[in-house]
Context: one part of a larger RNA
RNA sequence: UUCGUGAUUGAGGAACUAGGCAAAUUACAUCCGUAACUUAGGGAAAAGGAUGCCCUUUGAAUUUAUUCAAAGGGGGCACAAAAAUGGCUCAAGCGACUGUUUAACAAAAACACAGGUCUUUGCUCAACGCGCAAGCGGAGGUAUAAGGGCCGACACUUGCCCAGUGCUCGUAAGUUAAUAUUGGGGGUCAUCCGUAAGGAGAAGCUCUCGGUUCAAGCUCGAGUGAACGGCAGCAGUAACUAUAACUGUUCUAUGGUAGCGUAAUCUCUUGUCGGGUAAGUUCCGACCCGCACGAAAAGUGUAACGACUUGAGCACUCUCUUAAUCACGAGCUCG
Repeated sequence: UUCGUGAUUGAGGAACUAGGCAAAUUACAUCCGUAACUUAGGGAAAAGGAUGCCCUUUGAAUUUAUUCAAAGGGGGCACAAAAAUGGCUCAAGCGACUGUUUAACAAAAACACAGGUCUUUGCUCAACGCGCAAGCGGAGGUAUAAGGGCCGACACUUGCCCAGUGCUCGUAAGUUAAUAUUGGGGGUCAUCCGUAAGGAGAAGCUCUCGGUUCAAGCUCGAGUGAACGGCAGCAGUAACUAUAACUGUUCUAUGGUAGCGUAAUCUCUUGUCGGGUAAGUUCCGACCCGCACGAAAAGUGUAACGACUUGAGCACUCUCUUAAUCACGAGCUCG
């Protein structure tokens, strides 16, 4: 002198940084005190304050060790004298919550969850699942049961479209398999005709063409969205302007309702206005021409909760600015 680990400090106190990361603050007990909001349980150790060592007196209790209360006095740099031992608040997003997860780069807003709803299943093998089968699970259960799908506490709600696809129900008519039955044709040939060449040809077997009969399915009809899904365009119009409650027109199965909205969704975008700052691409509150929100792939809220994400503040600090110090270890230089 550089690095690592640990520690201290004058002035300032987040100016550091992607970000208060790290560190510091706080911490125990008793007493006092405690807001919004709320599902009335909570929030809450909210926040915020006071006291704490030793001695004496009085009172009370007692397990006779002591402890508690009140009053007075004393000492130290320091009295929860060491160690261990919450920093706090405000606001927003997401997820209700406790829980689970990528053993060894992700702990979360992902999964699960109680709860909601749809659907399957009536049991002499339930549906469903494993197995080639036997058999087993479901279950020594029986629709208040069991399986599957989606949503995910709670509160208020969950609009329109059944044309397409799926599912369910129906089935007059159309179409339709094997089989069964029936008719024809070809091959083969017992037999017959013929002097011969040749011809005819039953049964059976075989190849083939039709007719009749005939199930589910499909076509067809209806229902069904907490089934897969979908939920328009172009013009014109009010006595300033602007805008368009209104009107016309095209297409469609129907044209996005309530609520929310520059959003974990907005390209333009650092949208515009307001707040916070001396100054704010983030944040909060509004606005709404929603490129491309929207109602169980749920919509909007929500107390409590969160090693979640974002913004702000108080306290606190070597994060930082300026200025210094110590211990241990490693390296380098000198010796």
Large-subunit ribosomal RNA, domain IV from a candidate division WWE3 bacterium, 335 nucleotides, folded computationally.
It matches the Rfam family "Bacterial large subunit ribosomal RNA".
It was read from a public genome assembly.